[in-house]
RNA sequence: GUGCAGCGCGCCUAGGGUUCCGGUUCCGCGAUUCGACCAAAAAUUGCGGAACGCUGGUCCAAGAGGCGCAAGCCGGCGACAUUCAUAGCCGGUGACACGGCGGGAAAAAAUCCCGGGAGAC
Numbered sequence: 001g002u003g004c005a006g007c008g009c010g011c012c013u014a015g016g017g018u019u020c021c022g023g024u025u026c027c028g029c030g031a032u033u034c035g036a037c038c039a040a041a042a043a044u045u046g047c048g049g050a051a052c053g054c055u056g057g058u059c060c061a062a063g064a065g066g067c068g069c070a071a072g073c074c075g076g077c078g079a080c081a082u083u084c085a086u087a088g089c090c091g092g093u094g095a096c097a098c099g100g101c102g103g104g105a106a107a108a109a110a111u112c113c114c115g116g117g118a119g120a121c
Stems, first nucleotide, its partner, number of pairs: 008069005015060002020057002022054001023052011072093006096116001098119001102114003
């Protein structure tokens, strides 16, 4: 200098939007209440529809966020009649990490995925 590896999984969080639930507002139709009666208006409510991400539940979610597991690696012990080796068991380690634009998704968006990529140091 070049190449390869640094994987994977689970539970969460920051964050993300809007399928579904809930919420808010509005529209249509109906019911009830008030009223001597009828209608209107108003309020409440049922059904249907529209808009709004809106405290929220569901949902998505980090390589460079958290916790845990596992792979891998290191050391020790160590069978199946012996040796070597292996299965297995025990302990340790399981680190570090600047980063777009753009694109992708049958709800949508994102610190999701492309991506430990391009690039920078």